Predicted 3D model of an 87-nucleotide RNA (Glycine riboswitch aptamer) from Aeromicrobium flavum. The organism belongs to Aeromicrobium, within Bacteria. The coordinates come from a structure-prediction model, not an experiment, and the mean pLDDT is 79.

Order: sequence, then C1' cells, then structure tokens
RNA sequence: UUGAACCGUGCGGGAGAGUCCCGUUCAGGGCGCCGAAGGGGCAAUUCCUCCCCGGAACCUCUCAGGCCACCGGACCGCACGUCACAG
Repeated sequence: UUGAACCGUGCGGGAGAGUCCCGUUCAGGGCGCCGAAGGGGCAAUUCCUCCCCGGAACCUCUCAGGCCACCGGACCGCACGUCACAG
C1' cells in the first nucleotide's frame, strides 16, 4: 500500500400468521396459527463427499419470539470501521 474472512455501525429493501373469544382496569387466561431474531435436533429432506462417519441449512421442532400498525426481522445491496490472514 492492495486485497480481505469474521465482527460491528449507518442507510435502503425485507415474508409469514387471529386488529379471535373471555376476563380485567388493564397484568392476564383460552383456543387457533406463523417462522426469517435467538435456541434445540440431525428423525425426515437437501447440501458438503462415490459410500460410511461427521457437519451444516432459508431443513425440522416451536422453548423463546411473533400473528392491525409501530418495533423487530434471517437474508441481500451500498458505505465505513476494527482486526487476524495473504500479496
């Protein structure tokens, strides 16, 4: 000096599912549902390998979270920063 994994910050985009019933003076209870914060699991599916083992997932389970809007939101794009690593 260039690139750059991970992580973080800012901006933009960003789905799904009851603005249900009861009760209450606002804490809640009941039933039904969603999955893309997080978490669990490889039992099925898919991917990483020809197979086994193993691992991972936008797969699965719904603990958590969510079911008018707001907030949040995996992931994608842009910009910036820290810092290994490589030239």